[in-house]
This is a predicted structure of a 303-nucleotide RNA (Bacterial RNase P class A) from a soil metagenome. Its Rfam family is "Bacterial RNase P class A". It is annotated as a ribozyme. Gene Ontology terms of the family: tRNA processing, dimeric ribonuclease P complex and ribonuclease P activity.
RNA sequence: AGCUGGCCAGACAGUCGCCGCUCACCAACGUGAGGGGAGGAAAGUCCGGGCUCCGCAGAGCAGGAUGACGGCUAACGGCCGUACGUCGUGAGGCGAGGAAUAGGGCCACAGAGACGAGUAAGCCGCAAGGCGGACGUGAAACGCGGUAACCUCCAUCCGGAGCAAGGCCAAAUAGGGCAGCAAUAGCGUGGCUCGCGCUGCUGCCGGGUAGGCUGCUUGAGCGUGCGGGUAACCGCACGCCUAGAUGAAUGACUGUCGCCCGCCGCAAGGUGGGUACAGAACCCGGCUUAUCGGCCAGCUUCU
Numbered sequence: 001a002g003c004u005g006g007c008c009a010g011a012c013a014g015u016c017g018c019c020g021c022u023c024a025c026c027a028a029c030g031u032g033a034g035g036g037g038a039g040g041a042a043a044g045u046c047c048g049g050g051c052u053c054c055g056c057a058g059a060g061c062a063g064g065a066u067g068a069c070g071g072c073u074a075a076c077g078g079c080c081g082u083a084c085g086u087c088g089u090g091a092g093g094c095g096a097g098g099a100a101u102a103g104g105g106c107c108a109c110a111g112a113g114a115c116g117a118g119u120a121a122g123c124c125g126c127a128a129g130g131c132g133g134a135c136g137u138g139a140a141a142c143g144c145g146g147u148a149a150c151c152u153c154c155a156u157c158c159g160g161a162g163c164a165a166g167g168c169c170a171a172a173u174a175g176g177g178c179a180g181c182a183a184u185a186g187c188g189u190g191g192c193u194c195g196c197g198c199u200g201c202u203g204c205c206g207g208g209u210a211g212g213c214u215g216c217u218u219g220a221g222c223g224u225g226c227g228g229g230u231a232a233c234c235g236c237a238c239g240c241c242u243a244g245a246u247g248a249a250u251g252a253c254u255g256u257c258g259c260c261c262g263c264c265g266c267a268a269g270g271u272g273g274g275u276a277c278a279g280a281a282c283c284c285g286g287c288u289u290a291u292c293g294g295c296c297a298g299c300u301u302c303u
Base pairs, nucleotide, nucleotide: 001300002299003298004297005296006295007294008293010257011256012255013254014253015252016251018037019036021034022033023032024031025030039277043288044287046286047285048284049283050282051162052161053160054159063158064157065156066155067154068082069081070080071079072078084095085094086093087092098153099152103151104150105147106146107145115143116142122131123130124129166214167213168212169211176205177204178203179202180201181200185199186198187197188196189195221240222239223238224237225236226235227234228233258275259274260273261272262271263270264269
């Protein structure tokens, strides 16, 4: 001067608050004490899975995704290793990779011609024309050309919707069903009669809404040690419990100190500024993107 990987994401004190949990007191409302309370990305919702429901989802078509070889994993389009290609002096970075003898499309400039055709010499023919195919151009010139980062083909995988999933309890008001009572009335049924329907009261039943409870956080969990494996990862032992809100808590202020930058100063120090990105919402594994600064380890190049 760089490359790769990992880690931190200000500290302490005081005051005032917010959301859960446990215990005690209280008839209740509440009060007190103790303890817990965002992230490395909680984000984008781009892949993959768990879980739940929907005819247990078998086959076919359509559609989508992936594509070297081997491995890891619950699974993946992720990760690891190896080979190859490419960039870099290097540590390392990146990679879209099956099939061109199934078929279609395309191949800039130059060149007669870019996959169908066809220039010159030469040959044949009375002629029209036919055969022929050099040199040159070009990445490629007739051949098993190139291109699948074009359609396509092949192989493999994918049922759909999602915690607003799903389950339980369940008002008030309105409406529904059934039974009984009252009335024999009113209205409607084109005018009349019968019949039917609606209108009253009481009781019961069931569905839905508001609202509440659950799902809900103990899980492919985290830490340490040992062992296996080049590694991703796996196994064993011990220890730990680490948000669960829902019109949505996790905050604000003050003080002291820390860290970084600028200026002044020989120095001690003084002074001014900065201290990021961001905010759980069923839960995990990844990828991508955002991020003031700083620390650690291994390695490379130059002097």